A computed fold for a 1463-nucleotide RNA from a groundwater metagenome, annotated as small-subunit ribosomal RNA.
[in-house]
RNA sequence: GGAGUCUAGAUGUUGCGAGAUUUGAAAUGUCAUGAGUAGCAAUACGAUUGAUGUGGAUGGUGGAGCAUUUUCUAGAUUUAGCGGCGAACGAGUUAGUAACACCUUGGUACGUACCCCGAAGACAGGGAUAGCCAAUCGAAAGAUUGAUUAAUACCUGAUAUAUCGAAAGAUGAAAGUCGCAAGACGCUUUGGGAUCGGCCUAGGUCCGAUCAGCUUGUUGGUGAGGUAAUAGCUCACCAAGGCUACGACCGGUAGGGGGGGUGAGAGCCCGGUCCCCAACGAUGGAACUGAGACACGGUCCAUACUCCUACGGGAGGCAGCAGUCGAGAAUAUUCUACAAUGGGCGAAAGCCUGAUAGAGCGACGCCGCGUGCAGGAAGAAGCCCUUCGGGGUGUAAACUGCUUUUCUUCGGGAUGAAGUCUGCGCAAGCAGAUUGACAGUACCGAGGGAAUAAGGAGCGGCUAACUUCGUGCCAGCAGCAGCGGUAAUACGAAGGCUCCAAGCGUUAUCCGGAUUUAUUGGGCGUAAAGAGUGCGUAGGUGGUUUUGUGCGUCCUCUGUUAAAUCUAGCCGCCCAACGGCGAGACUGCAGUGGAUACGACAAGACUAGAGGGUGCUAGAGGUUUGCGGAACGCACGGUGUAGGGGUGACAUCCGUUGAUAUCGUGCGGAACACCAAAGGCGAAGGCAGCAAACUGGAGCAUUCCUGACACUGAGGCACGAAAGCGUGGGGAGCGAAAAGGAUUAGAUACCCUUGUAGUCCACGCCGUAAACUAUGUUCACUAGCUAUUUCGAGUAUCGACCCUCGGAGUGGCGCAGCUAACGCAUUAAGUGAACCGCCUGGGAAGUACGAGCGCAAGCUUAAAACUCAAAGGAAUAGACGGGGACUCGCACAAGCGGAGGAUUAUGAGGUUUAAUUUGAUAACAAACAAGGAACCUUACCAGGGCUUGACAUGCUAGUGGAAAGCCGCCAGAAACGGUGGCCCUCUCUCAAGGAUCACUAGCACAGGUGCUGCAUGGUUGUCGUCAGCUCGUGUCUUGAGACGUUCCCUUAAGUGGGUAAACGAGCGCAACCCUUGCUAUCUGUUACAAGUGUCAGAUAGGACUGCCGUGUUUCACACGGAGGAAGGAGAGGAUGACGUCAAAUCAGCAUGGCCCUUUGAUGCCCUGGGCUACACUCAUAAUACAAUGGUCAGUACAAAGAGUUGUGAAACCGUAAGGUGGAACUAAUCUUCAAAACUGGCCUCAGUUCAGAUUGAGGGCUGAAACCUGCCCUCAUGAAGUCGGAUUCGCUAGUAAUCGUGCAUCAGCUAUGGCACGGUGAAUACGUUCUCGAGUCCUGUACUCACCGCCCGUCACGUCAAGGAAGCCGGGAGGAGGCGAAGUCUCGCUUUAGCGGGACCAGUCUCAGUUCGGUGACACGGACGAAGUCGUAACAAGGCACGCGUAGCGGAAGCUGUGCGUG
Repeated sequence: GGAGUCUAGAUGUUGCGAGAUUUGAAAUGUCAUGAGUAGCAAUACGAUUGAUGUGGAUGGUGGAGCAUUUUCUAGAUUUAGCGGCGAACGAGUUAGUAACACCUUGGUACGUACCCCGAAGACAGGGAUAGCCAAUCGAAAGAUUGAUUAAUACCUGAUAUAUCGAAAGAUGAAAGUCGCAAGACGCUUUGGGAUCGGCCUAGGUCCGAUCAGCUUGUUGGUGAGGUAAUAGCUCACCAAGGCUACGACCGGUAGGGGGGGUGAGAGCCCGGUCCCCAACGAUGGAACUGAGACACGGUCCAUACUCCUACGGGAGGCAGCAGUCGAGAAUAUUCUACAAUGGGCGAAAGCCUGAUAGAGCGACGCCGCGUGCAGGAAGAAGCCCUUCGGGGUGUAAACUGCUUUUCUUCGGGAUGAAGUCUGCGCAAGCAGAUUGACAGUACCGAGGGAAUAAGGAGCGGCUAACUUCGUGCCAGCAGCAGCGGUAAUACGAAGGCUCCAAGCGUUAUCCGGAUUUAUUGGGCGUAAAGAGUGCGUAGGUGGUUUUGUGCGUCCUCUGUUAAAUCUAGCCGCCCAACGGCGAGACUGCAGUGGAUACGACAAGACUAGAGGGUGCUAGAGGUUUGCGGAACGCACGGUGUAGGGGUGACAUCCGUUGAUAUCGUGCGGAACACCAAAGGCGAAGGCAGCAAACUGGAGCAUUCCUGACACUGAGGCACGAAAGCGUGGGGAGCGAAAAGGAUUAGAUACCCUUGUAGUCCACGCCGUAAACUAUGUUCACUAGCUAUUUCGAGUAUCGACCCUCGGAGUGGCGCAGCUAACGCAUUAAGUGAACCGCCUGGGAAGUACGAGCGCAAGCUUAAAACUCAAAGGAAUAGACGGGGACUCGCACAAGCGGAGGAUUAUGAGGUUUAAUUUGAUAACAAACAAGGAACCUUACCAGGGCUUGACAUGCUAGUGGAAAGCCGCCAGAAACGGUGGCCCUCUCUCAAGGAUCACUAGCACAGGUGCUGCAUGGUUGUCGUCAGCUCGUGUCUUGAGACGUUCCCUUAAGUGGGUAAACGAGCGCAACCCUUGCUAUCUGUUACAAGUGUCAGAUAGGACUGCCGUGUUUCACACGGAGGAAGGAGAGGAUGACGUCAAAUCAGCAUGGCCCUUUGAUGCCCUGGGCUACACUCAUAAUACAAUGGUCAGUACAAAGAGUUGUGAAACCGUAAGGUGGAACUAAUCUUCAAAACUGGCCUCAGUUCAGAUUGAGGGCUGAAACCUGCCCUCAUGAAGUCGGAUUCGCUAGUAAUCGUGCAUCAGCUAUGGCACGGUGAAUACGUUCUCGAGUCCUGUACUCACCGCCCGUCACGUCAAGGAAGCCGGGAGGAGGCGAAGUCUCGCUUUAGCGGGACCAGUCUCAGUUCGGUGACACGGACGAAGUCGUAACAAGGCACGCGUAGCGGAAGCUGUGCGUG
């Protein structure tokens, strides 16, 4: 500041109090925890006191060890073995697994070594075996044989509370060791506990339906087997079940959870480190042992790989800790210790422990700290910028003082230690000894000294932070749009600045912002999106009322939700990260008790929903059959004659074998004029002559019946225009295809003549349309007005209308409300409820693949790779339209005269050239710049010269009053150089000094018509002297914007008037200014003889629709008339709005930037040349082609200008140009004077007595100079040309046409050009259809660089991805069959051992299929690609309105038929 809300006192803000619930984005700001008392808990500190220890100088006391050797005894250690326990833990990994694997909640048909509690027991016997020894085989690994021996190893018998069994009965254990002893540790059986497991159960647990059906031990039963235990767990038999749209089966992906990231939350994504569970241990299979395994560091077999080998045979499994190799963008030490914690064994000592504790490496993350602090200039240097004045870096540095975290040196030095052992003691306990990897680490003290320590990214917008230089669509940047083509805040560098900081930036990924998948929290008329329509299954939702249940729902409590994590509090490491403590939370699940409003369920009742009955009504509702008239075609007959038909115009076509026209008769098929309407009916598609038969639905009235029977509706079923398909009919007209004729550059079209399918009927398919109200169905509510169809009631009437009211339809307008707007608005796109369908950027694409349907055409379902940064909607302002309306203009028309043909002049293009200097290029360049190129001009070329310069300012040094200049001479083309003469300053008494000028040398600098008009100023052209262009305030709109400025009348005019959400104003228009036409007055140089005023100048008047009439609603205005010199702007000029064209000009001038300039200048000077060239083309003019003329002679009449370096008279000379001459004039005074016309003669229609080009000869003038290259005169010569194709220009009155005159520039002239002046002096305008241009309004638009716009498709070339494809190759999952290891089960033989058979089975081989990939000749479409080809389909009526469906055809866009839509 705005909006909204509120007056019963709000929103907001602040404070206090109570309860509950919570804590959302952005900006800015503020505050931050105190005091007292009491209590609880924890922790820290601590005076004092006490206890217990420790250290200890000195002193004293005691005494004997050590080494080697031998033997014996005892003990210890080591190694191998027997036995026990462990090895199923711990550690690693995430391959598999979509599952009771995991999570949560329950359950029990079970097991459990070691541990705890209880009960009972441990009796009597026996035979082996390893080690060791000996021998043998083998390369080895290892194996075999013989002999001998022990046990807590093994076996037998007995007994037992145990097991089985209804019972009888049967079965069934043991071990000792140590110790002097007490006792301790064990052993066996059994009951219980604890712990750990097994199994079952409900719920939860990813994607795909382009995976819809799956299943045979499958589902259940009986019996048997098996297990610790339940069970198809296994087997035999019986039954035929079981699962599935609440997603079975199949495919893909994946360990699960506690938790982590993000988020306000709901969610979304993830599962690494820590914890729990599962699974795995080279791959596959199998069992053994055992309490526990089908076992990571055990066994057997198969397979792959590696290693050893004497070739016979063997060995191995880091997904343990380190480490190696490989792959990769990428990930550490072959460290220390068992000191602590924990595990195994053991009575213990102890041993083992890559668990663990630690160290090492790595900014990988989180946290903390530092790299100093204070002073120090109106401010050093360097660097950067600059308007050159200055500013910035910047108190920053230097410098002075201070501090010492860190660093370094030295010294001290932990906590983590609890235990354990020994001795004493009954015990409690006491005493002693001893244990630290980390680590001489943390920490403490002392010394030293700012000492050892700052980088990264960014600075156009989003997004905090800007300048200079370099570069020049290059190099490069880029997250998005984009930046870069000579002034880049966007590239690179520098300076400055910003943000972070031991980090900073990039990349990748996830969440957020994104309400952009929308439960919280979205949409579907036109932006993406309502199924073509109905019936209806499952499902979802559901009227009033009573009772019950208590499933959902709500409340209390209980259990659980491991710990860690998270939140808040307190505490411990100096702080923090980190950790500890107790609490909360973990939104879940289960259970207990309660509540019963709502939903649910059960039972009952009701009638307002729904349905039925009865009575009445309207209707192109449907199906079938019959009938009717008009039109059309055909056939036959009559009349009749040369055309008809068709078109923009033609032609094909029909017709003398008689058409068209007309009359009559007959036949045929299709469609139904008028009624007819914004009308009616139907679910939609759709339905129209009349009648009949059959039949569906709706409305109104009644309130009689049923009693929620309702709504919606995934799948499903039915209907479904036209086209199309099949079979059989039919076939008049129309008419895809096809043929022909036109049009055209072409014309596979539009137009025309024919014409087949088809259009029609019957039966069967197809199943799509812009199937649209682009608006799903149902219910309820929410202002009205009006029209119409139909029913009823009331009133009224004889009756029918009319009127009022109540329904049901169909329309128009409109309020609230909604909407992005347009618009919708009781027939909603408003407000709510229920259910269904659909959408999620454009393209690829409604396509591919797969599947279903179809005879086919095809339909339905339906992606991805890749690619773009848009595609789209509505509305706005313009521009445009072969859109509309109105109006104007020499725009057309009506006229007059021209251009285009000829010759010449001038300009331009092109070409040429040493140069032909440059600019200007549709209209808006081309007789333009140039209003005057022989030199000069001049910018161009060739050659010769100069370098502080031809020109400006300043400084330094020197020279000189001379130099320069002027006049000569020499060389030279000249510039220039040399030389002689003339001249030879001021101030000042002189000198010195100064001033001034010139030269020489040097320094700053000069100079440039060199580039950029797309860096600019100024000036100009054009639309256009068209009537427009805007602003302030106000109002309307979300906004762009609109209104005003539109509309009606009027005007030359946005001129004026009226109306109106406008009211006013500005720039334009008009007027004011100038010239001119009439009158008056004044003045009078000149004019004329005076005086006057033809004349000149100045001032004033006059014209204003003022007057009359008519028209118009009044006005404004228009028309007519009077008067008047002039009449409606009297005529002409000057004057050019906002803007447009990056229009023109850097060469008129000015100017930013860039470039050239000590030597071969892009500067300056000079001579000569060029700008004047010439096959050709264009533009603008002049002169003609003749008799309205030419020629000769004569006679008249202007205006406006210019003039002293000038105009130049008279007179004379010359045919003439011109010359001599010099009067007059600084000008109304002088120069100064027209030609057409008129009068008369000749010419008589011809290339001429027309026309004058070209050329020859002779002259004149200007100028240093007329060769290139001037003008004029005379004589001679005498070209083209006989009125001009397509096309095109000017002009509306003193105009066109025609005739001369003057001026500027200028020595002269190329002037036929330009600008002015007067003389003579017309014709025509019906009108606005057409062409061009302009204005206003409406309209359409896919255009906005604005139609010279946009844009579609084929073809050609290149790149890319995907699909198809004969085939080829590989993977996955299964099926059938063959063979089948180890092992288990089982059978037989054999008395132990062993041998053999069978079943199951890993694996392997074969076969036929299936599925997913890779590759693939080839062909197809798609996307993309600065300037390729062909056309022009769409956007405007896009030049044939477009589009949708369908069918045929065509190089291509496309065309045509048919039905439909209006977008």

The sequence is in RNAcentral, with records from SILVA.